[in-house]
RNA sequence: GGGUUGUUAGCUCAAUGGUUAGAGCAUCGGCCUUACACGCCGGAGGUUGUAGGUUCGAGUCCUAUACAACCCA
Numbered sequence: 001g002g003g004u005u006g007u008u009a010g011c012u013c014a015a016u017g018g019u020u021a022g023a024g025c026a027u028c029g030g031c032c033u034u035a036c037a038c039g040c041c042g043g044a045g046g047u048u049g050u051a052g053g054u055u056c057g058a059g060u061c062c063u064a065u066a067c068a069a070c071c072c073a
Base pairs, nucleotide, nucleotide: 001072002071003070004069005068006067007066010025011024012023013022018056027043028042029041030040031039049065050064051063052062053061
C1' cells in the first nucleotide's frame, strides 16, 4: 500500500428496508426473609463508530472516513 470481517445500552449479543431498536448479565426500586442470598415484579439506561447519499421509510443498501482483528504484498 491492497483486501476481508467487525463497530448497536456498563458488558456479551440480537434485530427480512416497515411504523416505540430488543434480550441476557450488570445496575436501581419494590415484594419475599429476623437479615443476606436465591426467587418474583417493575424502572432507568441507545447520536446503532463518524459524515454524506439512495428511499415514502435506513441499524440494515451505497460512498467516504476512523478504529480493531486477520490475510496478501
This is a predicted structure of a 73-nucleotide RNA (transfer RNA) from Deltaproteobacteria bacterium RIFOXYA12_FULL_61_11. Its Rfam family is "tRNA". It is annotated as a transfer RNA. The sequence is in RNAcentral, with records from ENA.